């Protein structure tokens, strides 16, 4: 230098054909308990890597850029 893949919440990931984005674990608060553990209910946290274009509307499609894996040279 060149293909490919990947990039979503504090961590791990999921999101069928475009239509106001969720799950585990984590944290908070509240019940249950004498007090731990532990369990159950309820809430917080995402400008979806940054940036552009397409459409009425993008995590989804198309381009550029960064940043990891992995292959060729």
């Nucleotide at each position: 230098g060149g293909g490919c893949c990947g990039u979503u919440a504090g961590c791990u990931c999921a999101u069928u054909u475009g239509g106001u984005a969720g799950a585990g674990c984590g944290c908070u608060a509240c019940u249950a308990u004498g007090g731990c553990a532990u369990a159950g209910u309820a809430g917080a946290g995402g400008u979806g890597a940054g940036g552009a274009g397409u459409u009425c509307g993008a995590u989804u499609c198309u381009c550029c850029u960064a940043c990891g894996g992995u292959c060729c040279a």
Predicted 3D model of a 73-nucleotide RNA (transfer RNA) from a Patescibacteria group bacterium.
Its Rfam family is "tRNA". Rfam's curators write: Transfer RNA (tRNA) molecules are approximately 80 nucleotides in length.
The prediction has a mean pLDDT of 81.